[in-house]
């Protein structure tokens, strides 16, 4: 500096245009349940990196920034 990838709850992560005002596990925090704790159970919590644009309708398709990666290249 040029191609290309990659960002979703605290964490892993499902999604490929309508079934998603986003599901699972786990983790928190509440109630059951136990003499208590653990284990289970049942509820909740929390999240599309940021801005535009195409669509009736975007987490997804396009364009720009940020972060990260891989690759090639230039100057020293």
């Nucleotide at each position: 500096g040029g191609u290309c990838c990659c960002u979703u709850c605290g964490u892993c992560u499902a999604g490929u245009g309508g079934c998603c005002c986003a599901g699972g596990a786990c983790g928190c925090c509440a109630g059951c349940c136990u003499c208590u704790c653990a284990c289970g159970u049942u509820g909740g919590u929390a999240g599309c990196a940021c801005g535009g644009g195409u669509u009736c309708g975007a987490c997804u398709c396009c364009c720009g920034u940020a972060g990260g990666g891989a690759c090639c290249g230039c100057c020293a």

This is a predicted structure of a 76-nucleotide RNA (transfer RNA) from a Candidatus Schekmanbacteria bacterium. The coordinates come from a structure-prediction model, not an experiment, and the mean pLDDT is 82. It matches the Rfam family "tRNA".